Predicted 3D model of a 1455-nucleotide RNA (small-subunit ribosomal RNA) from a metagenome.
RNAcentral holds the sequence, with entries from SILVA.
[in-house]
RNA sequence: UCCAGUUGAUCCUGCUGGAGGUCACUGCUAUUGGAGUUCGACUAAGUCAUGCAAGUCGAGGAAUCACCCUUGGUUCCUGGCGGACGGCUCAGUAACACGUAGGUAACCUACCCUUUGGACUGGGAUAAACUCGGGAAACUGAGUACAAUACCGGAUGAGCGAUAAGAACUGGAAUGUUCUAUCACUAAAAAAGGCACGAGAAUUGGAUCGUGCUCUGCCAAAGGAUGGGCCUGCGCCGGAUUAGGCAGAUGGCGGUGUAAUGGACCACCAUACCUAAGAUCCGUUGGGGCGUUGAAAGAUUAGCCCCGAGAAGGGCACUGAGACAAGGGCCCUAGCCCUAAGGGGUGCAGCAGAUGCGAAAACUUCACAAUGCGCGCAAGCGUGAUGAGGGAACUCCAAGUGCGCCCUCGUUGAGGGUGCUGUGGUAGAGUGUAAACAGCUCUGCAAGAAAGGAGUGGGCAAUACCGGUGCCAGCAGCCGCGGUAAUACCGGAGCUUCGAGUGGUGACCAUUAUUAUUGGGCCUAAAGCAUCCGUAGCCGGAAUCGUAAGUCCUCGGUGAAAUCGUUGCGCUCAACGUAACGGCGUGCCGAGGAUACUGCGUUUCUCGAGAUCGGGAGGGGUCAGAGGUAUUCCUGGGGUAACGGUAAAAUGUGAUAAUCCUAGGAGGACCACCAGUGGCGAAGGCGUCUGACUAGAACGAGUCUGACGGUGAAGGAUGAAAGCUAGGGGAUCAAAACGGAUUAGAUACCCGUGUAGUCCUAGCUGUAAACGCUGCCCGUUGGGUGUUGCACGUCCCUAGAGGGCGUGCAGUGCCGAAGCGAAGGCGUUAGACGGGCCGCCUGGGGAGUACGGUCGCAAGGCUGAAACUUAAAGGAAUUGGCGGGGGAACACACAAGGGGUGAAGCGUGCGGUUUAAUUGGAUUCAACACCAGGCACCUCACCGGAAGCUAUAGCAGUAUGAAGGUCAGUCUGAAGGGCUUACCUAACGUGCUAAGAGGUGGUGCAUGGCCGCCGUCAGCUCGUGCCGUAGGGUGUCCUGUUAAGUCAGGUAACGAGCAAGACCCUCACGCUUAGUUGCUAACCGAGCUCCACGGAGCGCGGCGCACACUAAGCGGACUGCCCCUGUAAAGUGGAGGAAGGUGUGGGCAACGGUAGGUCAGUAUGCCCCGAAUCUGCCGGGCAACACGCGCGCUGCAAUGGCUGGCACAAUGGGACGCAACCCCGAAAGGGGAAGCAAACCCCCCAAAUCCAGCCCCAGUUUGAAUUGAGGGUUGCAACUCACCCUCAUGAAAACGGAAUCCCUAGUAAUCGCGUUACACCCGAUCGCGAUGAAUACGUCCCUGUUCCUUGCACACACUGCCCAUCAAACCAAUCAAGUUGAGUAUGGGUGAGGCAUUACUUGCGGGUAGUGUCGAACCCGUGCUCGAUGAGAGGGGUUAAGUUGUCACAAGGUA
Repeated sequence: UCCAGUUGAUCCUGCUGGAGGUCACUGCUAUUGGAGUUCGACUAAGUCAUGCAAGUCGAGGAAUCACCCUUGGUUCCUGGCGGACGGCUCAGUAACACGUAGGUAACCUACCCUUUGGACUGGGAUAAACUCGGGAAACUGAGUACAAUACCGGAUGAGCGAUAAGAACUGGAAUGUUCUAUCACUAAAAAAGGCACGAGAAUUGGAUCGUGCUCUGCCAAAGGAUGGGCCUGCGCCGGAUUAGGCAGAUGGCGGUGUAAUGGACCACCAUACCUAAGAUCCGUUGGGGCGUUGAAAGAUUAGCCCCGAGAAGGGCACUGAGACAAGGGCCCUAGCCCUAAGGGGUGCAGCAGAUGCGAAAACUUCACAAUGCGCGCAAGCGUGAUGAGGGAACUCCAAGUGCGCCCUCGUUGAGGGUGCUGUGGUAGAGUGUAAACAGCUCUGCAAGAAAGGAGUGGGCAAUACCGGUGCCAGCAGCCGCGGUAAUACCGGAGCUUCGAGUGGUGACCAUUAUUAUUGGGCCUAAAGCAUCCGUAGCCGGAAUCGUAAGUCCUCGGUGAAAUCGUUGCGCUCAACGUAACGGCGUGCCGAGGAUACUGCGUUUCUCGAGAUCGGGAGGGGUCAGAGGUAUUCCUGGGGUAACGGUAAAAUGUGAUAAUCCUAGGAGGACCACCAGUGGCGAAGGCGUCUGACUAGAACGAGUCUGACGGUGAAGGAUGAAAGCUAGGGGAUCAAAACGGAUUAGAUACCCGUGUAGUCCUAGCUGUAAACGCUGCCCGUUGGGUGUUGCACGUCCCUAGAGGGCGUGCAGUGCCGAAGCGAAGGCGUUAGACGGGCCGCCUGGGGAGUACGGUCGCAAGGCUGAAACUUAAAGGAAUUGGCGGGGGAACACACAAGGGGUGAAGCGUGCGGUUUAAUUGGAUUCAACACCAGGCACCUCACCGGAAGCUAUAGCAGUAUGAAGGUCAGUCUGAAGGGCUUACCUAACGUGCUAAGAGGUGGUGCAUGGCCGCCGUCAGCUCGUGCCGUAGGGUGUCCUGUUAAGUCAGGUAACGAGCAAGACCCUCACGCUUAGUUGCUAACCGAGCUCCACGGAGCGCGGCGCACACUAAGCGGACUGCCCCUGUAAAGUGGAGGAAGGUGUGGGCAACGGUAGGUCAGUAUGCCCCGAAUCUGCCGGGCAACACGCGCGCUGCAAUGGCUGGCACAAUGGGACGCAACCCCGAAAGGGGAAGCAAACCCCCCAAAUCCAGCCCCAGUUUGAAUUGAGGGUUGCAACUCACCCUCAUGAAAACGGAAUCCCUAGUAAUCGCGUUACACCCGAUCGCGAUGAAUACGUCCCUGUUCCUUGCACACACUGCCCAUCAAACCAAUCAAGUUGAGUAUGGGUGAGGCAUUACUUGCGGGUAGUGUCGAACCCGUGCUCGAUGAGAGGGGUUAAGUUGUCACAAGGUA
């Protein structure tokens, strides 16, 4: 001091988690020592076997033992002191319990200290003992006897009380102290010991007695010290879903009681007292010093110390200086134990220990040696206090687990040897201790037996290591990993961190300024009460004087020790201990001072506030009266067939006369225009006119009061619409309801009806997105521009209550400086800067729900949780995408047209089905004549069958012959492929292990490369600058223009890049060059044919390069020129031109996206097969066939078919070939064969067209499928399964439903030709030419694209998101007829026992009986509170892929 987590990204709000420390438990691991205020606190203040934890003294009595002549010991009893301390625990207690500061003028204090005085005289008992009884026991009864420092009487009178009168002193105040008198009352142990002396009883020894000294005790009084009692101020948890509580309750008078005050208790009297500054009640809890944590304020709290409380639960007193005492007593209750059944006993929250409970905690040790305590004169005794040891990683501190050298192995490293050191270890001696242990000192020995835990995706330090697993198993505090390449699971290795420890779980603090006093917020994230009035409270203008409560300063007292800090000292250091000083205790009490501010009191003031006066403004309110148009209905008249309604309809109305027109009437509601981000009001709200009553605000004047003010818990009043009660009223409109439509449905949207209601009166309700989502009041802080009211100034004037301009005040809007804000935005009407007061918030959901209370007639309102669940929910803004949002532009997108597909047959591809196999891929556009640009075998990947095979290393085997070769037999459909055998040759070796070759095996979601589509769409970006907290924006926008982000103008942008364009090829015109294999106009030559004899035609050879053609270069077109429009860019039209605005057609495909396609073209990671998923062979299959779909071909005919004849192309191809020409065949074709590796030869006669003829509208002279027969060609091979020819056969089909495709000019359409792959095979593909149209006004309606803008709850981006019911499982809570338990309060009953008192009795200790009072406990009843359980009920939450709809997010399709 932060970090991770909401998002595509951003900034906030906000919570969750992590990192730190401490406490407890726990997993794994563990060498030693020291220290410690560590160790059944947390749960069961549950229950306890056994032992111990409080005795001691020896004056008295007795018994007994030893010894002896006097003492000592033991036991019991009497007696004194102590068992009120120490030790344990934290149940109860929210309280004078605790802390702190005081008071006691309201008190006590054993032992201890000081001072003074005293201790005289008598008396009767009793325990133990002894004797005799009862009883199982515990225990108890009677008799006999005796003592005291046990008990009692008397004396004395220091003392105390009363009375009387005062005085003095202390003090804030006498009720205090002292002094005087009288009266009453009251004490004691000459008790013991020691020494000395003396006397001395029947026991000749000393009972006993006396005196002196000494010591210890005793009594009284006063004082001190110590320890307590009581009282008071202040501090001291949560809940208002606890708001009223209280009858001894509050006070008085008089008593009782106590050490002492006091309703502590009692009688009487009064009715107080506490409480919103939280009484009472409920829940929780021992308090503090300290400890933990934190920077601190704070939060939390076990051990040590202080205080309190408790001793199985409850109550009670006795004794005593002290207790209401539990290691004392009595009683009740519950439990346990003994019993002879009659009765008894018992209390570990002392130390050990047991059991139970639990996640959770030690030995039934030693010693009084030390420190203390009790008793004692003392010696001493006792002491589970304490000291000492044992156990426990409980905490803290300290140390170690080695350091060198040599050798071996293959380096890091491993192993071996050797030397040194010695913590710890081991052997021994001493010291240590109450005794030991440990430790310490010294000596010897040996590196030997001494390192783990957690982590390793991020946060968070450390693996892109290996293997396994495959949304499985599992991990994960949070985010998140795992679906075949897991740095996240499991194991190994490496690494990181801490280290005798290290992790986990739970709790607390910090983190958290997420409770904010220091130190937060409330327009939109959670959060301003609907509005106003107003009580308490809080806050409050100017001046003077006083006071000194707050405040400030100084001083005094106190605030225990320990803890903490500093500096020393002592343990070898340290932990630890100790000394001094300091600090802490943040405080309280007391004394003195200061007086600015606050408070209080006094006297003034006027600027706040209020009052007064004046003329104006206003839909302010209440009541009454008046008016206006329209709707509806009724009546009369006119009038006739429809009206009405909708997107379109229908229901509905209408021949009983509607709608419509007209006149009149009835009735209720409403108040057009004016009308305005204009007015008024606190808000809700208020709109025709007039009157009455009434409230408020502004302005102006500057007359009065003199701080009278602000806010406002509680409380009160007002409060739209809907709703409720009662009574009226009812025209319109209109929930509910009915009908008609729409729809898959339509309980809706639309239409026709229509009841509550809408209106009035009187009440109730009390809520709204009651919103400016912004509480009220006051002050401070730049402006600009509207508008309303009032006042003033000035100008104009139609002279008006007119208009313009300006100023001031008050209101109401807009824009904006500073500032603020997360941003949007706010900005003198603040969300800026300050002050005062109130209300409210603290992650989302559950939930404004449940329960309780309260209000209401009800509906419901107000108040208002928890369990559980969840990592987000949310705000603002950004970039995209999307919209049944908007604007602009575009495209064969539509429209205008032309021709098709969809019907039929066939070809072909796909699906499906079938099959041994029908290999595989591609599936909207962007799969389907696609891969495949050509499946009989091959191809081939599929199926059936039968076979074959190792570059390398090692091992079996092998000269007793491996592998191989050649005959034969056999297996087989076939095969030297296997096996057998013979011969030849002569060295290897697939039988095994490992690892390879190969794989059209898997993964295109691991990839490269290539390709399709968006899309030839006009976009996509960068640098610098600027803006913004940031995401990001600007540039790239706007206005024009363009095919275009093309260009121009504007502009916080200025420039640049990739695309577009330019560029390249082609075609169209011309020129130049060139002239073979091309061309042949003119000229020459010969030949052939015809001839009208003139000549014409044909080909050939020359000459030639004019023309055509070919193929290289150049020119040409640039909005260049003209008119018009426009700032410009540019556009419309025109001229010239072969070509005109990109001249035509191509090539060239931005940043990216689509996990698009391809592992089967090749390449390639990983996985898999490996004698088979490898390799070759034979046969089959890819060709199947009820069906569905796509792309085509042929047609349905006369714009045609058939027959005959005559024309005109271009592109291409040719040696594995194209083949002229001749012959044979009816033809396919066959046999010969020149030429040509090609502007030379060949394919090559183009067809439609044209001419002539026939057909005459038919299933035909259309159409050709299908089938039969016979031939031909290719090829090892033509059955499955090729093509061609001839003859025969002659199917469907008569122009095609819904729907859908292509096309804008040499295009569509029609016609043929060539080519590709190729042994053969075209209806396919890719090209070529021939003939050659129609239409485009135009638009964004359909399908899409681009740009701008808008909304968004979308970002996997609308094939998005998302809600609810139902169905299933689980969870917690609520209600519920009841059942049951606990607590508490209260009434009644019974009532142990205590206290007081009376009577009787007594052996004088007591006993019995009664009365009064308190009263535990138990029983019965009632109220309240809290739980457990409960058939059933309703909702809530959670849970990858269930059902139904589509209400929300876009105008979400009805905002």